[in-house]
RNA sequence: GGGCCAGUGGUCUAGGGGUUAUGACGUCGCGCUUACAACGCGGAGGUCGCCGGUUCAAUUCCGGCCUGGCCCA
Numbered sequence: 001g002g003g004c005c006a007g008u009g010g011u012c013u014a015g016g017g018g019u020u021a022u023g024a025c026g027u028c029g030c031g032c033u034u035a036c037a038a039c040g041c042g043g044a045g046g047u048c049g050c051c052g053g054u055u056c057a058a059u060u061c062c063g064g065c066c067u068g069g070c071c072c073a
Stems, first nucleotide, its partner, number of pairs: 001072007010025003018056001027043005049065005
């Protein structure tokens, strides 16, 4: 340098055009306990990598860029 794949809460991740984005762990509060853990209930936490394009509507489709991984040279 070229090809392919991926980027979604703090971490890991599901989803794949239609108002409200899934779960787990973590975190906060309450309950339980002498207390802690576990368990139960509730809450907070997301520019869906960035910039454009298509569309009535984009996290989703298309292009470019950035970052990471694999392969080739």
Model confidence (mean pLDDT): 84 of 100. Transfer RNA from a Thermoplasmatota archaeon, 73 nucleotides, folded computationally. The source organism's lineage runs through Archaea, Methanobacteriati and Thermoplasmatota.